Model confidence (mean pLDDT): 85 of 100.
A computed fold for a 476-nucleotide part of an RNA from a Minisyncoccota bacterium, annotated as small-subunit ribosomal RNA, 5' domain.
Context: one part of a larger RNA
RNA sequence: GGAUGAACGCUGGCGGCGUGGAUAAGGCAUGCAAGUCGAGUGGGUUUAGACCCACGGCAGACGAGGUAGUAACACGUAGGUACGUACCCCAGAGUCGGGCAUAAUUCGCCGAAAGGUGAGCUAAUUCCCGAUGGCGUGGAAACACUAAAAGAGCAAUCUGCUCUGGGAACGGCCUGCGGGCUAUCAGCUAGUUGGUAGGGUAAUGGCCUACCAAGGCUUUGACGGCUAGGGGAGCUGAGAGGCUGACCCCCACCGAUGGUACUGAGACACGGACCAUACUCCUACGGGAGGCCGCAGUCGAGAAUCUUCCGCAAUGGGCGAAAGCCUGACGGAGCGACGCCGCGUGGUUGAUGAAGUCCCUUUGGGACGUAAAAACCUUUUAUCGGGGAGAAAGUUUAUUGAUAGUACCCGAAGAAUAAGGGGCCUCUAAACUCGUGCCAGCAGAGGCGGUAAUACGAGUGCCCCAAGCGUUAUCC
Repeated sequence: GGAUGAACGCUGGCGGCGUGGAUAAGGCAUGCAAGUCGAGUGGGUUUAGACCCACGGCAGACGAGGUAGUAACACGUAGGUACGUACCCCAGAGUCGGGCAUAAUUCGCCGAAAGGUGAGCUAAUUCCCGAUGGCGUGGAAACACUAAAAGAGCAAUCUGCUCUGGGAACGGCCUGCGGGCUAUCAGCUAGUUGGUAGGGUAAUGGCCUACCAAGGCUUUGACGGCUAGGGGAGCUGAGAGGCUGACCCCCACCGAUGGUACUGAGACACGGACCAUACUCCUACGGGAGGCCGCAGUCGAGAAUCUUCCGCAAUGGGCGAAAGCCUGACGGAGCGACGCCGCGUGGUUGAUGAAGUCCCUUUGGGACGUAAAAACCUUUUAUCGGGGAGAAAGUUUAUUGAUAGUACCCGAAGAAUAAGGGGCCUCUAAACUCGUGCCAGCAGAGGCGGUAAUACGAGUGCCCCAAGCGUUAUCC
């Protein structure tokens, strides 16, 4: 000198774009953050629409958040294959015949509640059986095992369903290489290393099991300890390098703590389930309920970090044939000089160099100083009035803008609404006077202060930056 997710002190006019819980992955009141489909189905209440409950389907594995753990195939890069894939695209074949239940509802019962339980009724794109067919497996062959669902429409037809092959994109697994500190950690290892057989998985594999062998790793640092999410990137530097990993993007991991599986194409699942633990809450003491590391907000700890806002109009996502519904993703507004950028706080003329001065003085004067006054001009910005967007195209053609009466345009009046902070001994731009007297104090270093202090405090003047200026912390 540059930089920061900064903080603190003094000060503070406006706008645009960014950015804002770095500490306690501490505890959380309240509201919202994941639903949707009547063109799969049964029922209930009203009937003008319509709404509600339940079965069923798809979605809740995305999006949003955090960085606790992890020194590891976690990440980056370059390869590999023994594998999988709901929705989407292309192509082929099929969609036949039967059947058993059950929820809601009804009638009871238990319970404070959460909830549970008995009986009876019923539907389906729910479930089951058979037929046919293709793929696959076994088999020399015959053969054996194994599919499907309907709905809308007057109809044409459309949307589905089942099987098969391919694609797109995404994922699983494996490997080479690369990137922390530590030897005041030197030996580590029994599913350990390999083989055979089996199990398991979508799939390879000690992934697991039985048996057999005795291996495997290590001073090119094993094992242990400490620290830490990794990368694209960011800061600095002429570069090499050094430091960092906020915001944004990619990947990984986590969801009070620990564990487990279920469902499913996909989870071992933040707003699903079960168990244990701690904590909080309700209770009729028998028993129950909960999980903000979603968006706001609150307490706490801290030097320190925001609104319990508006809207689905746009972009995107889920469901739906669609209309549409949901969306604290997102689009916006609010707060904070936290940062960057831009603008303003007026311009021109104006010397009697006015008055004034707790300023200086050699007492003549000098300085503040064109500064003021005064005259003329301008109106950015702020204020008031009028007009007023683009962003909107899609969609069943009737509409649709949260932002916002905002940006912007026109008009009005009037210099009107707007300057501070740090410094002035040397480094280092800028000095005089007074006060104080090794006191009070200053300070980045050298150092200043003990009676004329350009170094402390104040005044005047000056210097540097400027809506900021300084200080502190950290990095180069």

Its Rfam family is "Bacterial small subunit ribosomal RNA".